[in-house]
């Protein structure tokens, strides 16, 4: 320098052809228990890497950047 893949909750990850987003774990509250652990219930938690473009509407499509990984010169 070129090519490919990835970026979504604190962490690990879903999200089938575009219709304003979920799970598990962690943390919080409550129940249970002599207490802890385990178990049960609930709530909270996200400008979907950034900026533009297409569209009535973008996590999803397009482009350029940013960060990480791999490969080739």
């Nucleotide at each position: 320098c070129c090519g490919c893949c990835c970026g979504u909750a604190g962490c690990u990850c879903a999200g089938u052809c575009g219709g304003u987003a979920g799970a598990g774990c962690a943390g919080c509250u409550c129940c249970c228990u002599u207490u802890u652990a385990a178990g049960g219930a609930g709530a909270c938690g996200g400008u979907c890497g950034u900026u533009g473009g297409u569209u009535c509407g973008a996590u999803u499509c397009c482009a350029a950047c940013c960060g990480g990984g791999c490969g080739g010169a």